Overview:
Model confidence (mean pLDDT): 83 of 100. This is a predicted structure of a 71-nucleotide RNA (transfer RNA) from a Candidatus Gottesmanbacteria bacterium. Its Rfam family is "tRNA". The family's RNA type in Rfam is transfer RNA. The source organism's lineage runs through Bacteria, Bacteria candidate phyla and Candidatus Gottesmaniibacteriota.
RNA sequence: AGGCUCGUAGGUUAAUGGUAGACCUGGACUCUCCAAAAGUUCAAGUGGAGGUUCGAUUCCUCCCGAGCCUG
Numbered sequence: 001a002g003g004c005u006c007g008u009a010g011g012u013u014a015a016u017g018g019u020a021g022a023c024c025u026g027g028a029c030u031c032u033c034c035a036a037a038a039g040u041u042c043a044a045g046u047g048g049a050g051g052u053u054c055g056a057u058u059c060c061u062c063c064c065g066a067g068c069c070u071g
Stems, first nucleotide, its partner, number of pairs: 001070007010024004018054001026042005047063005
């Protein structure tokens, strides 16, 4: 320098055009003499900028970052 894969919540990951879900973690509450466990509930996210589209996490372009391969 070129090619391929990937980037979603604090963490691990679904959703592949049509309301962004789950689990763990965190806050509050219930239960308990207290605590643990269990249960209820709340909060938290699409790497950035453009484009296509009625509608973009999804499709296209560029950039940023991670990994792998070629030279």